Transfer RNA from Candidatus Kaiserbacteria bacterium RIFCSPHIGHO2_02_FULL_49_16, 74 nucleotides, folded computationally.

RNA sequence: GCGGGCAUGGUUCAGUGGCAGAACGCGUCCUUGCCAAGGACGAGGCGGGAUUUCGAUUAUCCCUGCCCGCACAA
Numbered sequence: 001g002c003g004g005g006c007a008u009g010g011u012u013c014a015g016u017g018g019c020a021g022a023a024c025g026c027g028u029c030c031u032u033g034c035c036a037a038g039g040a041c042g043a044g045g046c047g048g049g050a051u052u053u054c055g056a057u058u059a060u061c062c063c064u065g066c067c068c069g070c071a072c073a074a
Base pairs, nucleotide, nucleotide: 001070002069003068004067005066006065007064010024011023012022013021018054026042027041028040029039030038047063048062049061050060051059
C1' cells in the first nucleotide's frame, strides 16, 4: 500500500428500517439476629460525520480504533 472482519450499558453477548434486550456486575428496598442466598425496583449503551428514507442502531459513503490475510523497490 491492497483486501477482509469487528465496534451495542461497567463486562460478555443478542438484536432489528418503527419504544434497544439478556446474563453477570452496580445502587435502593424487602426477607434474615448477622452474612450468604432469594425477591422487588432502579441507574446505565448502538465509535464519529454525512447521504438515502416519513423514519437509520440497522442501508450507502467517508473517518477513527482493533484484529486477520496479502504485497513491499531503495

Lineage of the source: Bacteria > Bacteria candidate phyla > Candidatus Kaiseribacteriota. Its mean pLDDT, the model's own confidence on a scale to 100, is 81. Rfam family: tRNA. Rfam describes the family as follows. Transfer RNA (tRNA) molecules are approximately 80 nucleotides in length. Its family is annotated with triplet codon-amino acid adaptor activity in the Gene Ontology. The RNAcentral record of the sequence draws on ENA.